[in-house]
Context: one part of a larger RNA
RNA sequence: GGCACACGGAGGAUGCCUUGGCGCCAGGAGGCGAUGAAGGACGUGGCAAGCUGCGAUAAGCUCCGGGGAGCCGCUAAGCAGGCUGUGAUCCGGAGAUCUCCGAAUGGGGCAACCCAUCUGCCGUAAUGGGCAGAUAUCCUGCUGAUGAAUACAUAGUCGGCAGGAGGCGAACGGGGGGAACUGAAACAUCUAAGUACCCCCAGGAAAAGAAAGAAAACUCGAUUCCCUAAGUAGCGGCGAGCGAAAGGGGAAGAGCCUAAACCGGGUAUACGUAAAAGCCUGUGGGCGUUGUAUACCUGGGGUCGUAGGACUUUAUCGGGGAUCGCCACAGAGAUCCCGGGAAGUUACAAAGGUAUUUCCUAGGAGAACAAUCUGGAAAGGUUGGCCAUAGAGGGUGAUAGCCCCGUAUCCGAAAGGAAAUACCCUUCCUGGAUAAAGUCCUGAGUACCACGGGACACGGGGAAUCCUGUGGGAAGCUAGGAGGACCAUCUCCUAAGGCUAAAUACUACCUGGCGACCGAUAGCGCACAAGUACCGUGAGGGAAAGGUGAAAAGAACCCCGGGAGGGGAGUGAAAUAGAGCCUGAAACCGUGUGCCU
Numbered sequence: 001g002g003c004a005c006a007c008g009g010a011g012g013a014u015g016c017c018u019u020g021g022c023g024c025c026a027g028g029a030g031g032c033g034a035u036g037a038a039g040g041a042c043g044u045g046g047c048a049a050g051c052u053g054c055g056a057u058a059a060g061c062u063c064c065g066g067g068g069a070g071c072c073g074c075u076a077a078g079c080a081g082g083c084u085g086u087g088a089u090c091c092g093g094a095g096a097u098c099u100c101c102g103a104a105u106g107g108g109g110c111a112a113c114c115c116a117u118c119u120g121c122c123g124u125a126a127u128g129g130g131c132a133g134a135u136a137u138c139c140u141g142c143u144g145a146u147g148a149a150u151a152c153a154u155a156g157u158c159g160g161c162a163g164g165a166g167g168c169g170a171a172c173g174g175g176g177g178g179a180a181c182u183g184a185a186a187c188a189u190c191u192a193a194g195u196a197c198c199c200c201c202a203g204g205a206a207a208a209g210a211a212a213g214a215a216a217a218c219u220c221g222a223u224u225c226c227c228u229a230a231g232u233a234g235c236g237g238c239g240a241g242c243g244a245a246a247g248g249g250g251a252a253g254a255g256c257c258u259a260a261a262c263c264g265g266g267u268a269u270a271c272g273u274a275a276a277a278g279c280c281u282g283u284g285g286g287c288g289u290u291g292u293a294u295a296c297c298u299g300g301g302g303u304c305g306u307a308g309g310a311c312u313u314u315a316u317c318g319g320g321g322a323u324c325g326c327c328a329c330a331g332a333g334a335u336c337c338c339g340g341g342a343a344g345u346u347a348c349a350a351a352g353g354u355a356u357u358u359c360c361u362a363g364g365a366g367a368a369c370a371a372u373c374u375g376g377a378a379a380g381g382u383u384g385g386c387c388a389u390a391g392a393g394g395g396u397g398a399u400a401g402c403c404c405c406g407u408a409u410c411c412g413a414a415a416g417g418a419a420a421u422a423c424c425c426u427u428c429c430u431g432g433a434u435a436a437a438g439u440c441c442u443g444a445g446u447a448c449c450a451c452g453g454g455a456c457a458c459g460g461g462g463a464a465u466c467c468u469g470u471g472g473g474a475a476g477c478u479a480g481g482a483g484g485a486c487c488a489u490c491u492c493c494u495a496a497g498g499c500u501a502a503a504u505a506c507u508a509c510c511u512g513g514c515g516a517c518c519g520a521u522a523g524c525g526c527a528c529a530a531g532u533a534c535c536g537u538g539a540g541g542g543a544a545a546g547g548u549g550a551a552a553a554g555a556a557c558c559c560c561g562g563g564a565g566g567g568g569a570g571u572g573a574a575a576u577a578g579a580g581c582c583u584g585a586a587a588c589c590g591u592g593u594g595c596c597u
Base pairs, nucleotide, nucleotide: 001596002595003594004593005592006591007590008589009588015582016547017546020518021517022515023514024513025512026511027510028509029507030506031168032167039101040100041099042055043054044053046079047078049075050074051073061095062094063093064092065091066090070083071082072081106115107114108113116135117134118133119132120131121130122129137165138164139163140162141161142160143159144158145157146156172203173201174200175199176198177197183190187237213220214219224251225250226249227248228247234242235241255499256498257497258443262300263299264298265297266296267295268294269293270292271291278287279286280331281330282329283328284327285326305477307442308441309440310439311438312437313436314435315434316433317432319338320337321336322335323334324333339430340429341428342427343426344425352424353423354422355421356420357419358418359417360416361415363411364410365409369384370383371382372381373380385402386401387391393405394404395403448472449471450470451469452468453467454466455465458484479494480493481492482491483490534541535540554581557568558567559566560565
């Protein structure tokens, strides 16, 4: 020096464990914010570093409920001092306080700082000072003053009052913009993809939506979503690839309001006269800046494709009563009341109230076991019982239905919230309806066309359909659009205004549950003082790090040593469980013994 065995050191694999994570499901909730959010800074405890809570009333204040014996949050024990059956701590509901920054909003600013003005109060002999409130911008409505081109006026300008907005937020939604890598085995049309990304806007969902539809049957009857049709019909350097719809089966189910014609009211402008078109009609009287036209605003009316509606005339049918107009009488009309009927708060008008019930935000009740053996410990073994609408699960010194928490089941709210139902309430009909004829109305720089683009599964194609940048530019119901060029026949529908629940998408957040998901190099980056330490000027990047024991019973005391550390003693079932602590592999380093050289 090597090999073997034994015993150690060092190391932290493996096994076991789990407070944490991952995925999914169901229900809830789906927003917060100028009444100052999200997120922070700084404070705040008797001693107080971090976390948590809170805000100068500062681990808290008040009230109302729950609860019932201890409590003064965690790391984290201690000292000191307190609170509590006059019900504390704790849990829930409501309220008060809530520094400074932050949309940040009095002005400024290098966020958490600096400096103001006005009003009121306090203070000072007075000034300085203190406290409270107000003072940003934009939009809309109302209103006051002023006031151009331009005389009146209008625009504009400057205020006052009221309301609203602003910022944040995981995904889902609508819209405006919009790549490239890549694929095509290169690459340019094409693809990737209207994806990623940027911007705007909204809601609990959004969007879409009551046919100028789909179709080709004797048809269907808003939209949305799923299955299918179907990888079909098609599109496509007919390459790579892209890729429907009708129809069928399901989920859900809901329909409405306007514009116009016509009638009335208001404002402005123009015209107009001494009596006439007007004042509901007739007769008589009376009035007359009444009236007529245009524009705008507004109440009624009206909403359709089997065309629908308005007005006039005619015909038929229709509860009761009161009031009104310039006056009287008659007629016709309008408004209101009673009665009868219908509907309603998600659209179709709109705001609440009361009652009841259910649910949510704390909780409560909740069955049934002993002996003996082993052991440090019984829940294990043995013996004998019991409960069960409860034998889900967790804990307890090993494996517990009956020890503890729970579980099945049942019960519960002063306060706040949600929903449903009923009533009050509100609205509508009755007050009109039907038929016929005539006149009028039914969304215009629109439809459509040309050119240039885009969207449609459809790449310009035979290219319909939808959108529109430029130019042209209808008809108007004997009308117009569509049925994949176009024309005819036929069929379907009625554009150029608008609203609309449900079925659908998502999950930052709350509650409950589940897993042939992970088990500390795994699972979230984070099981632990983690978006921390640390790195970076910054945007940003971003860790490592779990386990004594059933219980600290965490080793009094003695010895060596300056200490670290160790040897005894003691605790414990165990100390090679001693805090650098469960198990404790290997590399690596030793000690002892044997053999070989």
Predicted 3D model of a 597-nucleotide part of an RNA (large-subunit ribosomal RNA, domain I) from a Thermodesulfobacteriota bacterium. Taxonomically the source falls in Thermodesulfobacteriota (Bacteria, Pseudomonadati). The full RNA is in RNAcentral, with records from ENA. It matches the Rfam family "Bacterial large subunit ribosomal RNA". Its family is annotated with structural constituent of ribosome and ribosome in the Gene Ontology. A reference for the family is Yusupov et al. (2001), "Crystal structure of the ribosome at 5.5 A resolution", Science.